[in-house]
């Protein structure tokens, strides 16, 4: 140079063209003499731009980044 493949909370991972799930960890409260634990409530996320569509995290195109494979 070329092809595939990924990018979603602090970390991890899902899923679909119609509300973004979970889990670990955070915050409150309950418990407890304290701590852990365990219970219940909560804050927190789609790489960047353009398209396509009534509607895009999902399709598409371009970039940027990671991975992997050929040269």
């Nucleotide at each position: 140079g070329g092809g595939c493949u990924c990018g979603u909370u602090g970390u991890c991972c899902a899923a679909c063209g119609g509300u973004a799930a979970g889990a670990c960890g955070c915050u409150a409260c309950c418990u407890u003499c304290a701590c852990a634990a365990g219970g219940u409530a909560g804050a927190g996320a789609a790489c960047g731009g353009a398209g396509u569509u009534c509607g895009a995290c999902u399709c598409u195109c371009c970039g940027c980044g990671g991975g992997c494979c050929c040269a």